[in-house]
Predicted 3D model of a 350-nucleotide part of an RNA (small-subunit ribosomal RNA, central domain) from an uncultured organism. Its mean pLDDT, the model's own confidence on a scale to 100, is 88.
Context: one part of a larger RNA
RNA sequence: CUGGGCUUAAAGCGUGCGUAGGCGGACCGGUAAGCAUCUCGUGAAAUCCCUCGGCUCAACCGGGGAACUGCGGGGUGAACUGCCGGUCUUGAGGCGGGUAGGGGCCGUCGGAACGUUCGGUGGAGCGGUGAAAUGCGUUGAUAUCGAACGGAACGCCGAAGGUGAAGACAGGCGGCUGGGCCCGUCCUGACGCUCAGGCACGAAAGCGUGGGGAUCAAACAGGAUUAGAUACCCUGGUAGUCCACGCCGUAAACGAUGCGCACUAGAUCGGUGGGGUUUUGACGCUCUGCUGGUCGGAGAGAAAUUUUUAAGUGCGCCGCCUGGGGAGUACGGUCGCAAGGCUAAAACUC
Repeated sequence: CUGGGCUUAAAGCGUGCGUAGGCGGACCGGUAAGCAUCUCGUGAAAUCCCUCGGCUCAACCGGGGAACUGCGGGGUGAACUGCCGGUCUUGAGGCGGGUAGGGGCCGUCGGAACGUUCGGUGGAGCGGUGAAAUGCGUUGAUAUCGAACGGAACGCCGAAGGUGAAGACAGGCGGCUGGGCCCGUCCUGACGCUCAGGCACGAAAGCGUGGGGAUCAAACAGGAUUAGAUACCCUGGUAGUCCACGCCGUAAACGAUGCGCACUAGAUCGGUGGGGUUUUGACGCUCUGCUGGUCGGAGAGAAAUUUUUAAGUGCGCCGCCUGGGGAGUACGGUCGCAAGGCUAAAACUC
């Protein structure tokens, strides 16, 4: 490189937007670059191949032919690709009406619990464990009632449930705002798909500056346990956990399954639209769309399994893999305040 692959064996970039590029709906006309065919030129000689001949044969040599699968010019053709022009609406988008939702950002309010402080009652324990002890408590703890303050998280609803590209998103209300879906089929007329680079988003931890600090809690201290116990258990406890702004850019970032389109038996449950039918109505039945699950036929698969949400059947585009260790390391480059990230070998060894 080819081939074969990427749920679990090595392999889908964490996610999206999108540039170049690749690929691209229906019909008509043109063109003739790709393409097909004919023809001309060229494709040195030698070599290879065929044939005839010369050394007694052969190697070798000589003659003739073929070949040189290529390139260039000219003519012709027009199915397909390309290009140019025109037309179209089914792809895509827009418009109008509706609809569900913890989608995002900002503000504001609330109750339960907890902690601290103060006050009342009360008077000896509390706490904690397998059992204890450290710890707290007569300077009055624990318990109980009341008040004030504080920070963080939002019980029930709650679900096999919903939303989002992913990360993720949950108390109430208000403001701003993104997307989806359905109905109408009025408009644009291929405006599309994918996407190397690039840009943006990106849990937790961590970093910078400033705030905040109730709870929990790395580190740390103490008490236990133990042969030891730098642990598991207990009492404390600082970063952190929270907010603003700025970094970091990772993850079992998982469905370990890239995105788009088309096609391929069904059954059943849920979410949410639209239509029909009946009813006073909730509702029931039924058709249809989007969406979240479960089961399952064919098919696929090494099997487990998967199965219209494919891992089935095809097409387009991207990413990635190529024995184990060395190693996601060294070196170089680049990004970062740092921690470190990204890119990424080899010797050697089995």